[in-house]
RNA sequence: AGCAGAGUAAAUAUUGUGCAUUAAGUGUUAGAGAAUGGGAGGUUGUCUCUAAACGAAAAGUUUAAAACUUAUGAUACAAUAUUGCUUCCACUGUU
Numbered sequence: 001a002g003c004a005g006a007g008u009a010a011a012u013a014u015u016g017u018g019c020a021u022u023a024a025g026u027g028u029u030a031g032a033g034a035a036u037g038g039g040a041g042g043u044u045g046u047c048u049c050u051a052a053a054c055g056a057a058a059a060g061u062u063u064a065a066a067a068c069u070u071a072u073g074a075u076a077c078a079a080u081a082u083u084g085c086u087u088c089c090a091c092u093g094u095u
Base pairs, nucleotide, nucleotide: 001095002094003093004092005091010083011082012081013080014079015078016077017076018075019073020072021071028052029051030050031049032048033047034046038089039088040087041086042085058070059069060068061067062066
C1' cells in the first nucleotide's frame, strides 16, 4: 500500500416476568433537549421533557378481605435469534 472482516444507537420475532383494562401506557402534532461502532465530522433512526388534540374490552371462577384463570393493549422490562450507519483514521486477518 492492496484486499477482506468485526463492532453502535436501535428495529423485528419468540419466550419469560410484570403493568393496565375505575385507562396508565402506546400512537399523532408542535416545541426544546440528549445519547448514538475506539476517535473526529455527519445523516437516518432512537430516547427524554413540555404543551395540544384524539382515544381502547372486558369475561369467568372461588371468596370475609381478596385472589386466580382467560382475553385485550401499536403496554413495560429481561433473555435469545435475526437485521443493523456514512466519510476518514484506528482495530483484526491476509498479501
Molecule: THF (Tetrahydrofolate) riboswitch aptamer
Organism: Clostridium thailandense